This is a predicted structure of an 83-nucleotide RNA (c-di-GMP-I riboswitch aptamer) from an uncultured Armatimonadetes bacterium.
């Protein structure tokens, strides 16, 4: 270096929820808060799931624009050294 992830050791981030802004929304920002996370860091590429808009027998369905990485997949970078 690489797998891999300890009753290790420094830290680190921040669900839900409140407050306050943005936006039709879905959700995003900021403060607070801390349920949990060895990637809960960063990319929206594949799918999932939500959202709007447009057709439609107003049903089903189809197309389109978004959002969500703390839904999985994967890419990419990264502390720290126990079995």
């Nucleotide at each position: 270096u690489c797998c891999c992830g300890a009753c290790a050791a420094a830290g680190g981030c921040a669900c839900a929820c409140c407050c306050g802004c943005c936006g039709c929304g879905a959700g995003g920002c900021g403060g607070g808060g801390c349920c949990g996370c060895a990637a809960a860091g960063c990319c929206a590429g594949g799918a999932g799931u939500c959202u709007c808009c447009c057709a439609g027998c107003c049903a089903a369905u189809g197309g389109g624009a978004g959002a969500u990485c703390g839904u999985c997949c994967g890419g990419c970078c990264g502390c720290c050294g126990a079995a």
The sequence was found by an Rfam model in a public genome assembly. The model forms 100% of the base pairs in the Rfam consensus.